[in-house]
Context: one part of a larger RNA
RNA sequence: GGUGUAUGGUGGAUGUCUUGGCAUCGAGAGGCGACGAAAGACGUGGUAGCCUGCGAUAAGCUCCGGGAAGCUGGCAAACAAGCGUUGAUCCGGAGAUUUCUGAAUGCGGAAACACGGCUCGGGUUACACCCGGUCACCUGCGGCUGAAUUCAUAGGCCGUAAGGAGCGAACUCAGGGAACUGAAACAUCUAAGUACCUGAAGGAAAAGAAAAAGACAUUGAUUCCGUAAGUAGCGGCGAGCGAAAGCGGACAUAGCCCAAACCAGGAUUCGUCCUGGGGUUGCGGAAGCACUGAGGGGUUACAAAACCGUUCCUAGCGGAAGAGUCUGGAAAGUCUCACCACAGAGGGUGAAAGUCCCGUAUGCGACAGGAAUAGGUCCCCGUUAAUAUGUGCUCUCCAGAGUAGCACGGAGCUCGUGGAACUCCGUGCGAAGCUGCCCGGCCCACCGGGCAAGGCUAAAUACUCCUCGAUGACCGAUAGUGAACAAGUAGGGCGAUUGAAUGAUGAAAAGCACAGCUAUUAGCUGAGUGAAAAGUACCUGAAACCAUACACUU
Numbered sequence: 001g002g003u004g005u006a007u008g009g010u011g012g013a014u015g016u017c018u019u020g021g022c023a024u025c026g027a028g029a030g031g032c033g034a035c036g037a038a039a040g041a042c043g044u045g046g047u048a049g050c051c052u053g054c055g056a057u058a059a060g061c062u063c064c065g066g067g068a069a070g071c072u073g074g075c076a077a078a079c080a081a082g083c084g085u086u087g088a089u090c091c092g093g094a095g096a097u098u099u100c101u102g103a104a105u106g107c108g109g110a111a112a113c114a115c116g117g118c119u120c121g122g123g124u125u126a127c128a129c130c131c132g133g134u135c136a137c138c139u140g141c142g143g144c145u146g147a148a149u150u151c152a153u154a155g156g157c158c159g160u161a162a163g164g165a166g167c168g169a170a171c172u173c174a175g176g177g178a179a180c181u182g183a184a185a186c187a188u189c190u191a192a193g194u195a196c197c198u199g200a201a202g203g204a205a206a207a208g209a210a211a212a213a214g215a216c217a218u219u220g221a222u223u224c225c226g227u228a229a230g231u232a233g234c235g236g237c238g239a240g241c242g243a244a245a246g247c248g249g250a251c252a253u254a255g256c257c258c259a260a261a262c263c264a265g266g267a268u269u270c271g272u273c274c275u276g277g278g279g280u281u282g283c284g285g286a287a288g289c290a291c292u293g294a295g296g297g298g299u300u301a302c303a304a305a306a307c308c309g310u311u312c313c314u315a316g317c318g319g320a321a322g323a324g325u326c327u328g329g330a331a332a333g334u335c336u337c338a339c340c341a342c343a344g345a346g347g348g349u350g351a352a353a354g355u356c357c358c359g360u361a362u363g364c365g366a367c368a369g370g371a372a373u374a375g376g377u378c379c380c381c382g383u384u385a386a387u388a389u390g391u392g393c394u395c396u397c398c399a400g401a402g403u404a405g406c407a408c409g410g411a412g413c414u415c416g417u418g419g420a421a422c423u424c425c426g427u428g429c430g431a432a433g434c435u436g437c438c439c440g441g442c443c444c445a446c447c448g449g450g451c452a453a454g455g456c457u458a459a460a461u462a463c464u465c466c467u468c469g470a471u472g473a474c475c476g477a478u479a480g481u482g483a484a485c486a487a488g489u490a491g492g493g494c495g496a497u498u499g500a501a502u503g504a505u506g507a508a509a510a511g512c513a514c515a516g517c518u519a520u521u522a523g524c525u526g527a528g529u530g531a532a533a534a535g536u537a538c539c540u541g542a543a544a545c546c547a548u549a550c551a552c553u554u
Base pairs, nucleotide, nucleotide: 001553002552003551004550005549006548007547008546009545015539016504017503020475021474022472023471024470025469026468027467028466029464030463031167032166039101040100041099042055043054044053046079049075050074051073061095062094063093064092065091066090070083071082072081106115108113116135117134118133119132121130137164138163139161140160141159142158143157144156145155171202172200173199174198175197176196182189186236212219213218223250224249225248226247227246233241234240255456256455257454258400262277263276264275265274266273267272282434284398285397286396287394288393289392290391291390295381296380297379298378306377307376308375309373310372311371312370313369314368316364317363318362322337323336324335326333338355339354340344346358347357348356405429406428407427408426409425410424411423412422415441436451437450438449439448440447491498492497511538514526515525516524517523
């Protein structure tokens, strides 16, 4: 020095556990903000720090309700001083207070600071100082004033509005819009109208009542799901991209309103305009003529207010039934004999409890605030001809124009310019007017379908920052969130930003009184606690690694 065995040290694997996560389902909520938000700074306790709460009324103030014997939040014990059955602490609802920053808004500013104007009040010699109020911009509406320039207009001023602004996870719509990548290179193409930027909004958004689809049969607004179908197609016909009708479902007793013709009133620069009635569709409306005839509906669109009731949410309340024995540190375990059950879900308690505790099944509950609403009161339109509704005739009038369409340049559709329709933009040209117009994939005819160039519209659908409840062949501390612990913390970076690690004594601190050794707040030896030292470097305590003893061996 090696090998082996044994005993230790070191180390923190493994096992067990769970305060924390993850995912899904159901219900709710789907916003907050100039009445000053979100997010912060600084304060605030008898107290040095951090967290939580709160705001100079500062771990709180007032009222109403619940509830009960204890309480003065957590880490975190002790002390001090108090509060409470005249009902505290605590829980729910409503209110008050709410420094400074922040859209930040009197002005400035390197956020949490600095400096003002006007004005009420306090105190005062003092407008020195302090306190309260107010003073940004834009927009709508109302008024006053008022240029160049007569009327006018611009502008100015005042009043008024819970007007706007800013924040917020995803979902939605719109305006812009990549590249890596794939094509085994690469340019059309793809990735992809994705990521990302911007704007706007809602609890959903968007879409929506056929100038539709389809095929010679029909269907009858929109949205979503399944299928049709990886089909028809598109495509350096490469890589790839990729429908629709139809059918089956979800939803659903959802459809409506303008413009115009015409009538009346008002205004008029005599061109026309405004208000009310009328009217809204594919055989329609107006006007003229002739008939019909009293009900129809329900405040999400269309016409429309409010109250009551009911139910639910935001605290809570009641809630069955067990004793002994043995082992043990401890009984819920063993054994013996009982009981309850609309409750034998679950958790806790010194091991494994239906009957010990919290609960569970089930029943009950609100002064106040909120939500929903099938009920009631009620409300809206029309009601004797001046016309809701419906019918017929006449064919005079009306039925969305720089529109449709065409040319050129693009985009969207399965469609990459193709034979390329259809839809939407840009530039130019530019109709018809119901004997009309558009579409049915160039174009023409026949045939068929529809009525553009105005608007509104619930539900089925998407999402989850957030609240409540439930569940898991989800994780169990190198896992599960980055975060079970001071976590977006410590630390890094000028900065934009980046970003950890650290869980477990015991049933209970009973956390080792006292003594000895000693340079010593260390450590050790006794003694004691405890079931066990498990002794806070604390459950278990693997391996690597280190040491000691012995055996064998070079």